[in-house]
RNAcentral holds the sequence, with entries from MGnify.
A computed fold for an 86-nucleotide RNA from a soil metagenome, annotated as c-di-GMP-I riboswitch aptamer.
It matches the Rfam family "c-di-GMP-I riboswitch aptamer". Rfam describes the family as follows. GEMM was predicted in a large-scale screen for bacterial structured RNA regulatory elements.
Parts: sequence; C1' cells; structure tokens
RNA sequence: GAAAAAGGCAAACCCGGCGAAAGCCGGGGACGCAAAGCCACGAGGCUAUCGCACGCGACGCGUGCCAUGCCAGUCGGGCCGCCGAA
Repeated sequence: GAAAAAGGCAAACCCGGCGAAAGCCGGGGACGCAAAGCCACGAGGCUAUCGCACGCGACGCGUGCCAUGCCAGUCGGGCCGCCGAA
C1' cells in the first nucleotide's frame, strides 16, 4: 500500500572536521524518498595520491593512462526490516 495515520530518512546550500581528489563524518537545512535501510556482485558514473608512459626550460613541473579510492539518492542483483484498515 487506504487521496491514509504513526514513525523514519534527508538533495542543494551553509558551518566544523577528515581526505591528494572524488567523496565521507557531525551540526543546521529540506529537493525529494515506501526500502533514500545494509552489501561495490554485474552494468554505469566520479576521482587519480601512488604507479606507468611521454614531454620540458628537469632534485621539479606538465600531459595522458590506471582503482587499489568513491557513488547504494544511476540501474540490476543479494540481505534484512517498521507501522496498518477494508
């Protein structure tokens, strides 16, 4: 799930913290959410410290590639679960 009710979560943005970044955590805040609870298994997306390659005016800098990092509020899949009439 009933034009339900109870209860729940919280996008953007702001403040503080962590991180190289993506992003995450806490507080405020609500765009939305019936699994917007949990899990990176498949697809997809984001980032590129390290590493690799190349270049240069070279103890460094730049460019490209790379997930081992991240997204469960992109989709699929798996796991678990609150409330309630006819």